[in-house]
Predicted 3D model of a 114-nucleotide RNA (Guanidine-I riboswitch aptamer) from Desulfoscipio geothermicus DSM 3669. Model confidence (mean pLDDT): 79 of 100. NCBI's taxonomy places the organism under Bacteria, Bacillota, Eubacteriales, Desulfoscipio, Desulfoscipio geothermicus. The model forms 97% of the base pairs in the Rfam consensus.
RNA sequence: AGAAAGUGUACCUAGGGUUCCACACCGGCAAGCCGGUGGUUCGGUCCAAGCGGUACAGGCAGCGCCGGCCAGGCCGGGCGCGGCUACACCGGUCGGGAUAAAAGCCCAGGCGGG
Numbered sequence: 001a002g003a004a005a006g007u008g009u010a011c012c013u014a015g016g017g018u019u020c021c022a023c024a025c026c027g028g029c030a031a032g033c034c035g036g037u038g039g040u041u042c043g044g045u046c047c048a049a050g051c052g053g054u055a056c057a058g059g060c061a062g063c064g065c066c067g068g069c070c071a072g073g074c075c076g077g078g079c080g081c082g083g084c085u086a087c088a089c090c091g092g093u094c095g096g097g098a099u100a101a102a103a104g105c106c107c108a109g110g111c112g113g114g
Base pairs, nucleotide, nucleotide: 007057008056009055010054011053012052015047016046020044021043022041023038024037025036026035027034028033058085059084060083062081063080064079065078066077067075068074069073087109089113090112091111095107096106097105
């Protein structure tokens, strides 16, 4: 100086908006029902974290058993058991994208700095 890896899915949470539902207000004589407006509505559906949670899987390494051979060692596969899966600061309340719309979603562990 450069590269690779730093995993995936499901269910959640912080958070997010407003397509649908609900709610509020207005109108249609009233109820029902319909329409309009409202997310500056602490709700349901919905979206949702690399640096949040749980579970399962994957990966790495080790041990034991089985098998083969050039045999006290080597090789591949299978089964079982345990362990590990780290770290992640600032700019940014930036820019772009999807969805109805937005976000800690995606671009992006980007880019720049430390």